[in-house]
Molecule: transfer RNA
Organism: Candidatus Taylorbacteria bacterium CG11_big_fil_rev_8_21_14_0_20_46_11
RNA sequence: CGGGCUGUAGUACAGUGGUAGUAUACACGAUUCGGGUUCGUGAGAUUCGAGUUCGAUUCUCGGCAGCCCGA
Numbered sequence: 001c002g003g004g005c006u007g008u009a010g011u012a013c014a015g016u017g018g019u020a021g022u023a024u025a026c027a028c029g030a031u032u033c034g035g036g037u038u039c040g041u042g043a044g045a046u047u048c049g050a051g052u053u054c055g056a057u058u059c060u061c062g063g064c065a066g067c068c069c070g071a
Stems, first nucleotide, its partner, number of pairs: 001070007010024004018054001026042005047063005
């Protein structure tokens, strides 16, 4: 320098043009003499910009970051 892939809660990972979820972690409550375990509730996220669309996390283009390949 060229090409490809990935970017979603604190962490790991699903997902899909109209509802954003799971596990774990966190907070609160119940359970206990207390702790742990278990159960319930809650908060918490789509990398950024533009475009298409009635509607974009999803599709298109560009930027950024990471990884891989080639030179």